RNA sequence: AGAAUUUGAUCCUGGUUCAGGAUGAACGCUGGCGGUGUGUCUAAGGCAUGCAAGUCGAACGGUUCCGAUGACCGCAAGGAAGUCGGAAUAGUGGCAAACGGGAGAGUAACACAUUAGUAACCUGCCGGAGAGUGGAGAAUAACCCGCCGAAAGGCGGCCUAAUACUCCAUGGUCUCCGAUUCUCGCAAGAGCGUCGGAGUAAAGCGCGCAAGCGCGCUCUCUGAGGGGCUUAUGGCUUAUCAUGGUAGUUGGUAGGGUAAUGGCCUACCAAGCCUAUUACGAGUACCCCGGCUGAGAGGCUUAAGGGGCUCACUGGGACUGAGACACGGCCCAGACUCCUACGGGAGGCAGCAGCCAAGGAUAUUCCCCAAUGGCCGAAAGGCUGAGGGAGCGACACCGCGUGAACGAAGAAGCCCUUCGGGGUGUAAAGUUCUUUUCUAUAGGAGCAAUCUUGAGUGUACUAUAGGAAUAAGCCGCUGCUAACUUCGUGCCAGCAGCCGCGGUAAGACGAAGGCGGCAAGCGUUAUCCGGAUUUAUUGGGCGUAAAGUGUGCGUAGGUGGUUUGUUAAGUUGGAUGUUAAAUCCCUGUGCUCAACAUAGGGGCCGCAUCCAAAACUGGCAGACUAGAGGUCGGGAGAGGCAAGCGGAAUUGUCGGUGUAGGGGUGAAAUCCGUUGAUAUCGACAAGAACACCAAAAGCGAAGGCAGCUUGCUAGAACGAUUCUGACACUGAGGCACGAAAGCGUGGGGAGCAAAAAGGAUUAGAUACCCUUGUAGUCCACGCUGUAAACGAUGGAUGCUAGGCAUUGGAAGUGUCGACCCUUUCAGUGUCGAUGAAAAUAAGCAUACGCGUUAAGCAUCCCGCCUGGGGAGUACGGCCGCAAGGCUAAAACUCAAAGGAAUAGACGGGGACCCGCACAAGCGGUGGAACAUGUGGUUUAAUUCGACAACAAACGAAGAACCUUACCAGGGUUUGACAUGCUAGGAGUAGUCCUGACGAAAGUCGGGGCGACCGUAAAAUCGGCGCUUAGCACAGGUGCUGCAUGGUUGUCGUCAGCUCGUGCCGUGAGGUGUACCCUUAAGUGGGGAAACGAGCGCAACCCUUGUCUUUAGUUGCCACUUCGAUUCGUCGGAAGCACUCUAAAGAGACUGCCAUAGAUGAUAUGGAGGAAGGUGAGGAUGACGUCAAAUCAGCAUGGCCCUUAUGCCCUGGGCCACACACAUGUUACAAUGGUUAAGAUAAAGGGUCGCGAAGUCGUAAGACGGAGCCAAUCCCAUCAAACUUGGCCUCAAUUCGGAUUGAGGGCUGAAACUCGCCCUCAUGAAGUCGGAAUCGCUAGUAACCGUAGGUCAGCUACACUACGGUGAAUACGUUCUCGGGUCUUGUACUCACCGCCCGUCAAGUCAAGCGAGCUGGUAAUACCCGAAAGUUCACGUUCGUGGAAAUAAGGUAGGACCAGUGAGAGGGACUAAGUCGUAACAAGGCACCGGUAGCGGAAGCUGUCGGUG
Repeated sequence: AGAAUUUGAUCCUGGUUCAGGAUGAACGCUGGCGGUGUGUCUAAGGCAUGCAAGUCGAACGGUUCCGAUGACCGCAAGGAAGUCGGAAUAGUGGCAAACGGGAGAGUAACACAUUAGUAACCUGCCGGAGAGUGGAGAAUAACCCGCCGAAAGGCGGCCUAAUACUCCAUGGUCUCCGAUUCUCGCAAGAGCGUCGGAGUAAAGCGCGCAAGCGCGCUCUCUGAGGGGCUUAUGGCUUAUCAUGGUAGUUGGUAGGGUAAUGGCCUACCAAGCCUAUUACGAGUACCCCGGCUGAGAGGCUUAAGGGGCUCACUGGGACUGAGACACGGCCCAGACUCCUACGGGAGGCAGCAGCCAAGGAUAUUCCCCAAUGGCCGAAAGGCUGAGGGAGCGACACCGCGUGAACGAAGAAGCCCUUCGGGGUGUAAAGUUCUUUUCUAUAGGAGCAAUCUUGAGUGUACUAUAGGAAUAAGCCGCUGCUAACUUCGUGCCAGCAGCCGCGGUAAGACGAAGGCGGCAAGCGUUAUCCGGAUUUAUUGGGCGUAAAGUGUGCGUAGGUGGUUUGUUAAGUUGGAUGUUAAAUCCCUGUGCUCAACAUAGGGGCCGCAUCCAAAACUGGCAGACUAGAGGUCGGGAGAGGCAAGCGGAAUUGUCGGUGUAGGGGUGAAAUCCGUUGAUAUCGACAAGAACACCAAAAGCGAAGGCAGCUUGCUAGAACGAUUCUGACACUGAGGCACGAAAGCGUGGGGAGCAAAAAGGAUUAGAUACCCUUGUAGUCCACGCUGUAAACGAUGGAUGCUAGGCAUUGGAAGUGUCGACCCUUUCAGUGUCGAUGAAAAUAAGCAUACGCGUUAAGCAUCCCGCCUGGGGAGUACGGCCGCAAGGCUAAAACUCAAAGGAAUAGACGGGGACCCGCACAAGCGGUGGAACAUGUGGUUUAAUUCGACAACAAACGAAGAACCUUACCAGGGUUUGACAUGCUAGGAGUAGUCCUGACGAAAGUCGGGGCGACCGUAAAAUCGGCGCUUAGCACAGGUGCUGCAUGGUUGUCGUCAGCUCGUGCCGUGAGGUGUACCCUUAAGUGGGGAAACGAGCGCAACCCUUGUCUUUAGUUGCCACUUCGAUUCGUCGGAAGCACUCUAAAGAGACUGCCAUAGAUGAUAUGGAGGAAGGUGAGGAUGACGUCAAAUCAGCAUGGCCCUUAUGCCCUGGGCCACACACAUGUUACAAUGGUUAAGAUAAAGGGUCGCGAAGUCGUAAGACGGAGCCAAUCCCAUCAAACUUGGCCUCAAUUCGGAUUGAGGGCUGAAACUCGCCCUCAUGAAGUCGGAAUCGCUAGUAACCGUAGGUCAGCUACACUACGGUGAAUACGUUCUCGGGUCUUGUACUCACCGCCCGUCAAGUCAAGCGAGCUGGUAAUACCCGAAAGUUCACGUUCGUGGAAAUAAGGUAGGACCAGUGAGAGGGACUAAGUCGUAACAAGGCACCGGUAGCGGAAGCUGUCGGUG
C1' cells in the first nucleotide's frame, strides 16, 4: 500500500467480497512447561447447605465456672454464706451496622462528565482552640413466679442497675428579640463589634495509697474529609410524534415544611410557560475515566481496574440515626417457596462458594486473617468469603522446550516417472556431545515494620546425579494468496470468502505423496474498526452513470459594497486554577528476559478567571455611490384580460344543371347513390381554427402566446451632467401560477375523435388499414396539480481570446431623407453543409462533449443523491367530488444494475460493387416405369458411418462364398499373427498319397520321400525349426472425432488477413487497409501521419492454340522407282517434304496508332497477328469459421473385453417392402421409329492378359491359337449421332419397353435366397408432367457414342476420361440468393436460429391487508382502599374514634405495541411447462412521459409533450 468481480475487450460510475488488527468469546482437531492476568455477555429466573457484621465486662445489674480466702455447720471427711482475683456472657447500655462486597433492572434525567455557585446548607468519629463536668429523682429488662401457644412467640405479677431516662442549677463569642458604629457586596444582604432583654448543657469509667494521670461526657468556634442543593455546556435514534405540549401547569402573595433554596406542599390572585436552535410523544440505553481500531479526523464500545448514579423478591411507607427512607433492619399489600397440631407462622444469594433452569458458553460448597485495610475495644484481642493465596479452564498475553555436531552422489519404505531416473533426504540408521525441561536427593531465601506471628510453602532459587531421555500439531496448496502431482469419482458425491469448480484425462470434490504458513497451538463461526474518499469537516457528487423542486413571489435563517471612529462578542498571545488515580508516551528501576510491576517526567488537545492586541468577522455611531431601487424620455414585442369585426376552407340545408356511379385501399369490402349521389353553380346556416407574412425571429418566471381593431393592464431593454443611499443575494416552511387528459354545473357541437359498431388483414387480430361514431375537443364558472413540466444543466455576482449572423435602443459620420458604415449597451443563435474566409484558444470532462448563454476559474444561498430489484409500492398522515396527488419504508432477493466509447455480428437501415444471383435463353428435375442411395418399417440379423447448404449413384474404383465388421449354429483358448522365457517330446522340419467321423472348421489315424548348422565325418548331443504344457503376452471394425495426429469438405479462387516502426487515443483500439479514379483482383495510379513488409491476388508449372529447330521407327507417303490390280487401289524400295510423335525455342508486352482521362492508372476503337487485353482449360485454396467429417483407411492417449467384445467354420443377412425422399436411366415419339447401304474420331487398356484370321451357332457364345510385354499385334469393322434410299402416317401405334413365361450362353467349388448376357413370346405405366425447383455464357449447353479403373463374373443406367455434331441469349441490376467495401442504429457478442416482455399453470419464501381472537404498555375517569405518617376530637398514661391524600385491587371507554387468523391481492426466486411477440434494427405501427378509456396477456387507441 491494495486486490478480485459487470464487458468480446476498454475507460468510468457503482455495489459486493478478500488480505490487517481486536475479543469476557464459542465450536472442531491437537496439547509439554512456567509466569502474569482473566472467567454466567443468556433468566434483575428460582434457590438446598455453610459462611459473608460485629464488638465493648475499663458503661450496668446479674448468672455460670475456676482459683485463693473463708464467717458458719460438721467428730472428721467435708459442706458452705461472704470477700478478692480470673474466665465466659443471655440481657440493659454505647459504637458500628448508611462502609466494605454485588448487580445494571429502571433512568434520555442536573443521572453522568466538565465548569462555576451556595450571601440558601448539613456533617458522628478525627485535628486545632476556648469553657465546663454541681445537685436531685422516677422507672425498666435480665432474674424469679404464674399463664397461653404445635411452633414462632406472647401476656400478667414481684424485685433491681447504669455512660439508659427525667427534673433543677450554672453558663459563653451559642440561639432569639430590640437599638446601633464600621467594613464588604451590583443587589437581596453578609461580617467584626457595642448596649439591653429572654432561652438552652453535662456521665461517668479505669489505674493509683494519694496527688494525679488516662479514656470519656457537655457547650461554642475552626479545620480536614464527606454530603445536600443550584448554574452553564456536552454526549443516542425517530417528524410516518407538530396550528403541538402543559392546570400545580408558568408567575406572584401569604403560610406550611426542610439542614437548606424552591409549586416541594396548601390557600388566594394573574394567565401564563415550553416549542422547528425540535417542545411533547415513541423506541433504545446506566454515565464517565477509559478500551478496540484508524495516518489522522473519526467510527464502534462500556468486560476486567477506577469514579459517579441506581437497585436489593415486586410495589408503597415511615422509624432509628451525624448519615438510610436502609442488600444480610421494621410495617403493610402482592406473587412465589417452605413449616404446621390447620388455629397460625417463616423466608428473600444482583455477598463468597455451591444447586437447578436457560444457553453456543463461563470455575472450588478450598486455605488464611501471616500481610494490606475496615468495625469495636484502653489494650490484649475479636470479627472480616473485603483482602491475601491456592485449585480448575491454552480463555488471553509473555517466555522456554520438544535436542546439537558429523553422517551416502544418497539404505529401506512410500510417491512420481518419458522406465533412464527423480522426490522424501543429512532426513533416518550410525558415531560423538549437551541437559533447558523431567526424575531423584540435598540445601534453601523473601514476603516480618514490631516481642510474638507465614495461609501460600519446603515455594522461588541453588547444588549433585541420571538419561535424548517425558514433549508436534493444525490449516492450506485454481486466482485473489505463499504452496503441485498421482489415483478415485463422473453436474454424482461434494467444495465455496468472492469470482466460481464437478457432465471420464478435476493442480478447485475425496485420498496419497510432496510443498507452503503458523506453531502449543491451528482453523472455523460471531461481533467491532480498518481497507470504504462507500455519508466525503479533513475528503464526494447532481447534462447522459443515483441526484436541480415544473415556475415564480416571499417569511425565518444564512451570506453581504466603499470609508472613518469606537467597542472587544468571535479571533490571537500571555498568566493562573482545574482537567482524580490508573491507562497512554518517554526515561529509568525490579522480577534470569518478556508479559507484569514500579519511580520520575510528559501528555490528557477541555473549561473557567485575569491581563493584553485590534488586522479580519461581528456590534454601535457617522459618511459615500460603483450594487439595488426611483424619476424623466422616445422606441420594440404572438406578454396578459375583455369586447367587437373579417375572409378562406369544411360540413349541413334549400334551389338549379346533370347521370351512374362515388368513396376508400397494397388490394378490397363495409358505406353513400336512380327516393338522383359524386361533380358543378347560387343562396343560407353553424361551429372551430386563423394560409401567405413566418424567420437560427419576438414576448413571457414557467406553463405558454399568432386573423384584424379598440379598451384596460404587466414586465424588460436603451438614453439622461436626475433622486434615494446598501435599501442587496438566496430562500426551509408558506403563498401564487401551472400543458394535456380528467371531474362538477350550465351552454355549444362544424371538423376531428378515446369508447363502441361494422368491413378487411391474420393461425388468431380485443391492433396497425378502411367506413361510421359517443364522451371529449370549444365557452362560462369551479376543481384537479401532474408531464421526457427538458437545455434531462437551481438562483445571484465577478473574472477568463474572439469571429459571424440576427432583434431592440443610443451615439457618430453621412444624406433632402433613408439604406449602408463605425462605436456602444441589452438579448437571441451559431462555430456548420453549400460559396469567400476561419477555428474554435486556454481550461474542464470517463468519454460524448461544454467552452463569455460554461459542464472553465471563484464566492454565497437553496434543493437533491448514496448498488439493482422489491417501490415511488405498503402502512400512517395531509389534500381531492372522484380519478388520484404529496410525504414515504421494511422483510426478502441478486452480484451485479448502469454511463460513454471500441471491435465485430446483425437489421423487413442506407450507398457502391461483384457472381448463371436474377433477368434473357437452352435443356432438365418434380408426374410414369425401372436402377441406385437414404429414411421408415420389418427381421435372428437386415453390420457401421455420413443428415441444411457441406448426408442421400456418399465411404463402396464394383456384398452369390470370400469381402463382412451383422445373425443363428458348430468349434477353439498363448490363440489366425509378433517377440521372449521355463520344462518336456519326437526320424524332426518340409512335402506327397490316403482312411474314418463331420455341414465345414477340425479330430483321430495309415503310408511314401525327406533336409540345415556346431563338425573333417557322425550321433540317441546342442542350436535352428516343429510340437505339447505353462508364463509374459497377443488380439479387438469394442467406446470416446467433444482427448488427438494426419487427411478432407465448406464459406471461396471470395479479395481479403496481418506485422514492424511511427503517429493519434487515459484505454479497448485506430491509422496503415479510409477517400477519388481504375481493375478479375488490397490490381494499379493519385493523394493522405504514415513509411515499409509478410501471407493471399498476379506471375512462375502443366495441357492446348501458331511457327521454327533437332530427331525419323513401330509413325508419314508429296516427288521418284519396282511389283500386283477387280483400274477404285494395294504392297515393297527409296525418302523425312507434309502429317504425326516429343524435346528445345520463338511468340502477346496495352508493345504500336487514335480518342477519353489528372499529361496518371486505365478504358474504348483500330492496325498487324495463329492468338489481344488473364488467349482457353487445369493444378495451385491466405488468416480463419462450422468442438463440420473421419478412432471403420492409417496412426494414437485414455477407458473397456481376455475359455471372449479375441480366433476358425457352415448357413443366412447387408438384396426384406405398405410407404416417403434424393440422384439417375429409358421414354412418352415423325427434328421420330425401323430397315438397307454409306462416311468420319480421340483417348485408353492388354501376359493368370488382349486375343486375329478361319469354322460352328439366329444370337449370347463356342472351337481355334496367328500376332503382341505394344506409335508394330489385339480389344476395335475402331464408334454413334450423321448422310442416302425404302416402310410406318399420329394411334397407346412398327412409340415405349416394364413385367412375366419358355429355351439357351458365360463366369465361378457354388448363380435358390442373390449375377450378367442371348433368342422367341408377353407388351404395363407413360400422350411432356401441380406447387416448386436445378444446370449452363462457347467449342459452352444440348445431343451422340468410345475407353478405363474396380473386377472370376456382375447389379455400371454410376464414376472418371475421350472425342463427334454443335446452338440460343445477356436490355440490364428494380427484385430473389450469396459475397465484398464504406456508413448508420443496436438492450446482440453462444453474436437475429440473438435478446427479451406480460398473463396463465407448479413449487418455495418474506412482507402488507383481513371477519376477528389473544397478550402487553402508558395514561384517563370512577369505585374501593392496607400499614405508616400528618391532622382533628375524646381520653389519667397506655390509647380510642374520625378526616384528607396514597400503594395494591376493580369497572369503563379509547390510544399504542406485539402475536395469531379463514380468506383475498400483489412481490421475489425456481435448466429445459402454456399463450402470444410488447421492447432492442425504421424490431417490421419509431420509441418514451403524463392522462383517459378499453382488452386473455404482453398491450392498443385518443390527447398534449419529449428525442433518449
This is a predicted structure of a 1508-nucleotide RNA (small-subunit ribosomal RNA) from Patescibacteria group bacterium UBA4787. Rfam family: Bacterial small subunit ribosomal RNA. Lineage of the source: Bacteria > Bacteria candidate phyla.